RNA sequence: UUUUUAUACAGAGGCGCUGAGAGACAGGCUCGAUGAAGCGUCGGCAACCACCCGCAAGCUGCGGAACGGUGCCAAUUCCUGCUCAUAUAAAAA
Numbered sequence: 001u002u003u004u005u006a007u008a009c010a011g012a013g014g015c016g017c018u019g020a021g022a023g024a025c026a027g028g029c030u031c032g033a034u035g036a037a038g039c040g041u042c043g044g045c046a047a048c049c050a051c052c053c054g055c056a057a058g059c060u061g062c063g064g065a066a067c068g069g070u071g072c073c074a075a076u077u078c079c080u081g082c083u084c085a086u087a088u089a090a091a092a093a
Base pairs, nucleotide, nucleotide: 001093002092003091004090005089006088007087008086013042014041015040016039017038021031022030023029025081026080027079028078043073044072045071048069049068052064053063054062055061056060077085
């Protein structure tokens, strides 16, 4: 990068560096010098994967837990369109 499967109205931000953009794309609407995006750091949310525990059962389902691998922490994926889109996870090539 491509393919497959699953999920997307819940939840969760401080500080430092820096300094003008950001919300995928189009249109809208919004956020932003009372500091955008990015980077660093500490913290948090969630529970896809792994591990562990319980129950039912028959190799799966449900619930719990959260040290590890990812992800996420304005607005329903911000809204409408795009839904074989976009994002993330897991698996395969």